[in-house]
RNA sequence: GCGGGGUAGCUCAGUUGGUUAGAGCAGCGGAUUCAUAGCCCGCAGGUCAGGAGUUCGAAUCUCCUCCCCGCC
Numbered sequence: 001g002c003g004g005g006g007u008a009g010c011u012c013a014g015u016u017g018g019u020u021a022g023a024g025c026a027g028c029g030g031a032u033u034c035a036u037a038g039c040c041c042g043c044a045g046g047u048c049a050g051g052a053g054u055u056c057g058a059a060u061c062u063c064c065u066c067c068c069c070g071c072c
């Protein structure tokens, strides 16, 4: 210098800018059980890396910065 990535504690999705930001696992509660695990039901958990801009509206577009991976 080029490319990819940063979204929940972890692994990730988010289909050209428009519903209230989601799934699985983990956590908590309940139900079941003699009890535990599992299964089932529910709940909580987010500065969408940070900042600025564009727009009626930004995780999504533009610019700057930081961090991670790969290539030269």
Base pairs, nucleotide, nucleotide: 001071002070003069004068005067006066009025010024011023012022018056027043028042029041030040049065050064051063052062053061
Molecule: transfer RNA
Organism: marine eukaryotic metagenome